RNA sequence: GGCCCAGUGGCCUAAUGAUACGGCAUCAGCCUCCGGAGCUGGAGAUUGUGGGUUCAAGUCCCACCUGGGUUG
Numbered sequence: 001g002g003c004c005c006a007g008u009g010g011c012c013u014a015a016u017g018a019u020a021c022g023g024c025a026u027c028a029g030c031c032u033c034c035g036g037a038g039c040u041g042g043a044g045a046u047u048g049u050g051g052g053u054u055c056a057a058g059u060c061c062c063a064c065c066u067g068g069g070u071u072g
């Protein structure tokens, strides 16, 4: 250099063209002498970047960036 795969809240993870799912962590409340555990609730992601297609894109197309694999 060529080819393949991946990139989604602080971390892990789902979505197969139509409101971005869930878990952990975090915050508040209940409980407790205090804490932990448990229960309830809240906040938190313009989906790696920039374009394109589409009424509609995490999803399809192009380029690039980062990481991994493979090949010379």
Stems, first nucleotide, its partner, number of pairs: 001071007010024003026042005048064005
Predicted 3D model of a 72-nucleotide RNA (transfer RNA) from Xenopus tropicalis. It is recorded under the gene name tRNA-Arg-CCG-4-1. The sequence is in RNAcentral, with records from GtRNAdb and Rfam. Its Rfam family is "tRNA". Rfam links the family to the GO term triplet codon-amino acid adaptor activity. The coordinates come from a structure-prediction model, not an experiment, and the mean pLDDT is 83. Lineage of the source: Eukaryota > Bilateria > Deuterostomia > Sarcopterygii > Silurana.